The RNA shown here (transfer RNA) has 75 nucleotides and comes from a Solirubrobacterales bacterium. It was read from a public genome assembly. It matches the Rfam family "tRNA". The family's RNA type in Rfam is transfer RNA. Gene Ontology term of the family: triplet codon-amino acid adaptor activity.

[in-house]
């Protein structure tokens, strides 16, 4: 350099191109408990960036960024 795969809250993981992007753990607050733990309720937090296609994009296309894998060349 070429090809391929991946990128969703702090972590893990869903969502057929169409609901306010769902769930678990962690965090915070409350309830429960003599206390802690467990359990229950609630809250906050996310689609890597840009452009395009489309009535509508996390999803499709292109470019860029980041990560990983394979491969080629080289004095």
């Nucleotide at each position: 350099g070429g090809c391929c795969c991946c990128g969703u809250g702090g972590u893990c993981u869903a969502a057929c191109g169409g609901u306010u992007a769902g769930g678990a753990c962690a965090g915070c607050g409350g309830c429960c408990u003599u206390u802690c733990a467990c359990g229950c309720c609630g809250c906050a937090g996310g689609c890597g960036g840009g452009a395009g296609u489309u009535c509508g994009a996390u999803u499709c296309u292109c470019c860029c960024c980041g990560g990983g894998g394979c491969u080629a060349c080289c004095a």